[in-house]
RNA sequence: GCGCCGGUAGUCUAGCCUGGAAGGACACAGCCCUGCCACGGCUGGGGCCCGGGUUCAAAUCCCGGCCGGCGCA
Numbered sequence: 001g002c003g004c005c006g007g008u009a010g011u012c013u014a015g016c017c018u019g020g021a022a023g024g025a026c027a028c029a030g031c032c033c034u035g036c037c038a039c040g041g042c043u044g045g046g047g048c049c050c051g052g053g054u055u056c057a058a059a060u061c062c063c064g065g066c067c068g069g070c071g072c073a
Stems, first nucleotide, its partner, number of pairs: 001072007010026004020056001028044005049065005
């Protein structure tokens, strides 16, 4: 340099192909439970790597870039 795969919350991840309300687990905060803690239950806050395009509507499709992994040179 070229090709392929990936980037979603503090962490891990579903959804992406086939556009239509962003979901789960752990963690965190509050409440309940308990003599206290732990466990357990309920509730809550927090997220689509960046820019542009298409569209009534983009995490999803298209283009460019950044970062990571693998392969080729």